[in-house]
Description:
A computed fold for a 75-nucleotide RNA from a Phycisphaeraceae bacterium, annotated as transfer RNA. Its mean pLDDT, the model's own confidence on a scale to 100, is 80.
RNA sequence: GCCAGCAUAGCUCAGUGGUAGAGCAGUUCUUUCGUAAAGAACAGGUCGCGAGUUCGAAUCUCGCUGCUGGCUCCA
Repeated sequence: GCCAGCAUAGCUCAGUGGUAGAGCAGUUCUUUCGUAAAGAACAGGUCGCGAGUUCGAAUCUCGCUGCUGGCUCCA
């Protein structure tokens, strides 16, 4: 340099055009002499960035950035 994949909550991930979600973690409460476990509730988001298409974009298109893998070149 070329090709492919990935980027969504603190972490791991789902969601492929029509209200942004789950598990774990966090906070509060219940329970207990207390802790753990268990149960209930709450909170947590620029869907990497920019542009385009569309009535409507996390989702489709283009560019950029970052990460991972493969190929190639130089040393």
Rfam family: tRNA. Lineage of the source: Bacteria > Pseudomonadati > Phycisphaerae > Phycisphaerales > Phycisphaeraceae.